[in-house]
RNA sequence: GGCGGGGUAGCUCAGUUGGUUAGAGCACAGGAUUCAUAACCCUGAGGUCGGCAGUUCGACCCUGCUCCCCGCUA
Numbered sequence: 001g002g003c004g005g006g007g008u009a010g011c012u013c014a015g016u017u018g019g020u021u022a023g024a025g026c027a028c029a030g031g032a033u034u035c036a037u038a039a040c041c042c043u044g045a046g047g048u049c050g051g052c053a054g055u056u057c058g059a060c061c062c063u064g065c066u067c068c069c070c071g072c073u074a
Base pairs, nucleotide, nucleotide: 001073002072003071004070005069006068007067010026011025012024013023019057028044029043030042031041050066051065052064053063054062
């Protein structure tokens, strides 16, 4: 350099062949329980879906460019 896969919450990931609420588990905060802690239970906060542009009435999803990570190959 070429090809392929990936980037979504603090972490690990899901998601829809474009449709108006973006989710799970763990972690975190508050509450309940307990003599107290842990576990279990309830509630909550936390995301400009890597970046920029394009297509579209509408983009996490499609297209182009670009940054980063992993693998294969020269």
The RNA shown here (transfer RNA) has 74 nucleotides and comes from an uncultured Cytophagales bacterium. The coordinates come from a structure-prediction model, not an experiment, and the mean pLDDT is 82. Its Rfam family is "tRNA". The family's RNA type in Rfam is transfer RNA.